[in-house]
RNAcentral holds the sequence, with entries from ENA.
A computed fold for a 72-nucleotide RNA from a Promethearchaeota archaeon, annotated as transfer RNA.
Rfam family: tRNA. Its family is annotated with triplet codon-amino acid adaptor activity in the Gene Ontology.
RNA sequence: GCGCUUGUUGUAUAGUGGUUAGUAUGCUGGCUUCCCAAGCCAGCGACCCGGGUUCGAAUCCCGGCAAGCGCA
Numbered sequence: 001g002c003g004c005u006u007g008u009u010g011u012a013u014a015g016u017g018g019u020u021a022g023u024a025u026g027c028u029g030g031c032u033u034c035c036c037a038a039g040c041c042a043g044c045g046a047c048c049c050g051g052g053u054u055c056g057a058a059u060c061c062c063g064g065c066a067a068g069c070g071c072a
């Protein structure tokens, strides 16, 4: 330099055009307990950036950035 893959709450991950953006963990509060842990309930928190397509984009397209793999 070229090609391919990936980017979603603090962390891990699902979601391939119309979902309330889900799950686990984490954090906060409550219940329970003599206390702690465990358990139960409620809440908090996310689509890498810019543009395009579309009635509608996390999802499709283009560019950028970052990470990984391969080739030279």
Stems, first nucleotide, its partner, number of pairs: 001071007010025004018055001026044006048064005